[in-house]
Context: one part of a larger RNA
RNA sequence: ACCACGUUAAGGAACUCGGCAAAUUAGCCCCGUAACUUCGGGAGAAGGGGUGCCAUCAUGGUGAAACGACUUGCUCGUGGAGCCUACGGUGGUUGCAACAAAGAGGCUGGUGCGACUGUUUACCAAAAACACAGCUCUCUGCUAACUCGUAAGAGGAUGUAUAGGGAGUGACACGUGACCAAUGCCAAAAGGUCAAGGGAAUGGGUUAGACUUCGGUCGAAGCUCUGAACUGAAGCCCUGGUGAAUGUCGGCCGUAACUAUAACGGUCCUAAGGUAGCGAAAUUCCUUGUCGGGUAAGUUCCGACCUGCACGAAUCGUGUAACGAUGCCAGCACUGUCUCAACGUGGAUCUCG
Numbered sequence: 001a002c003c004a005c006g007u008u009a010a011g012g013a014a015c016u017c018g019g020c021a022a023a024u025u026a027g028c029c030c031c032g033u034a035a036c037u038u039c040g041g042g043a044g045a046a047g048g049g050g051u052g053c054c055a056u057c058a059u060g061g062u063g064a065a066a067c068g069a070c071u072u073g074c075u076c077g078u079g080g081a082g083c084c085u086a087c088g089g090u091g092g093u094u095g096c097a098a099c100a101a102a103g104a105g106g107c108u109g110g111u112g113c114g115a116c117u118g119u120u121u122a123c124c125a126a127a128a129a130c131a132c133a134g135c136u137c138u139c140u141g142c143u144a145a146c147u148c149g150u151a152a153g154a155g156g157a158u159g160u161a162u163a164g165g166g167a168g169u170g171a172c173a174c175g176u177g178a179c180c181a182a183u184g185c186c187a188a189a190a191g192g193u194c195a196a197g198g199g200a201a202u203g204g205g206u207u208a209g210a211c212u213u214c215g216g217u218c219g220a221a222g223c224u225c226u227g228a229a230c231u232g233a234a235g236c237c238c239u240g241g242u243g244a245a246u247g248u249c250g251g252c253c254g255u256a257a258c259u260a261u262a263a264c265g266g267u268c269c270u271a272a273g274g275u276a277g278c279g280a281a282a283u284u285c286c287u288u289g290u291c292g293g294g295u296a297a298g299u300u301c302c303g304a305c306c307u308g309c310a311c312g313a314a315u316c317g318u319g320u321a322a323c324g325a326u327g328c329c330a331g332c333a334c335u336g337u338c339u340c341a342a343c344g345u346g347g348a349u350c351u352c353g
Stems, first nucleotide, its partner, number of pairs: 002347007010339002014337001019334001027051005036041001038171001052093006060084003066078004070073001094098001106332007113324002118130002134169007146155003172319004177249003182246002184242004191237003197231002203225004209218003250268005277311001278308001289305005
């Protein structure tokens, strides 16, 4: 020097990615307690005071002696000694310190995300991921849909649309805009296209026979090869609907009596051109944008602005009390995190054995 602990002058986060670690706080009783809020909470908010032992007082409990009464009883009444006394008042007393040990919340403000309790990568991730109650769409009329199985059969369910399956969103509050052109789904007794199959027309091969210029030509039935028209379902095309279905949601030019800007106008394209709300954001490249706040000094943080490279409405939008071993920022208290290190205890290590 290392590991686990203990103590530390002055300072007190100057350490560091970051107060990581450590320290502070801590039990019980009393006082007191803000914004905000879904009126339940927030809250043990915060912030103060008390705390051992002894005496005494007060309070409460128990109730002796004695006395009285008569109905003479293990009676009733008066009485108030002694003892005990939670909580409490007053006084005293030891100690550095009295919840003297152990055990035993640090607190506050702002903001992001997720409503919450819960679940998860057994063995590097506990979260903003998953789930969730609630909301919506869709399928399913019961031998249900759907799932498993070749099947029988089983689950669904000894349930029956206030039920069950699938999908998305994710408490609550306020909302949830435009587009059906593409893709998907749904509907539709027309029309077009269309397979196997049905259907057999036609054509070919073979040859009894007939004819023959003797080379060959024609050729029924049967067998066999081929196989037209016509018929023929779903699907697709076509016609419509549908967004809490997959998805998509423009460009250029000009214009107001300073300038700037453009309520306004023109034009091109589109299925339609992003509405409300939010916005340098878990989204902003340029960017440490600009302004304000906090600091002596702030790439982070908070509040604004809007020029949104490339937010945006159930792949939800915007808020939100409570909650969180959650992310970020700030403050108080506190400290060996540090200035800057020192000493001590135990261990491990090294040398000898």
Predicted 3D model of a 353-nucleotide part of an RNA (large-subunit ribosomal RNA, domain IV) from a Lentisphaerota bacterium.
It matches the Rfam family "Bacterial large subunit ribosomal RNA".